The prediction has a mean pLDDT of 82. Predicted 3D model of a 71-nucleotide RNA (transfer RNA) from Candidatus Pacearchaeota archaeon CG1_02_31_27. Its Rfam family is "tRNA". The family's RNA type in Rfam is transfer RNA. NCBI's taxonomy places the organism under Archaea, Nanobdellati, Candidatus Pacearchaeota.
RNA sequence: GGGCCUGUAGUUCAACGGUAGAAUGUUUCCUUCGCAGGGAAAAGAUUUGAGUUCAAUUCUCAGCAGGUCCA
Numbered sequence: 001g002g003g004c005c006u007g008u009a010g011u012u013c014a015a016c017g018g019u020a021g022a023a024u025g026u027u028u029c030c031u032u033c034g035c036a037g038g039g040a041a042a043a044g045a046u047u048u049g050a051g052u053u054c055a056a057u058u059c060u061c062a063g064c065a066g067g068u069c070c071a
Base pairs, nucleotide, nucleotide: 001070002069003068004067005066006065007064010024011023012022013021018054026042027041028040029039030038031037047063048062049061050060051059
C1' cells in the first nucleotide's frame, strides 16, 4: 500500500426495514441480629457523516477504530 471481517448497555451476546432485548454487573427497596443467598424495581447502548426509504441497528457510499491475510 491492497483485499476481507467486525463495530449495539460497564462486560459478553441477540435483534425479517416498523416499540433495541437477554445474561452478568451497578443503584434502591424487601427478606436477615448481620453477611451471603433469594425476591421486586430503576438507571444504562446502536463508532461518525452522507444517501435510499413513509420509516435504517438493519440497505448503499465515504471516513474512523480494531482484527486478519497478501505485498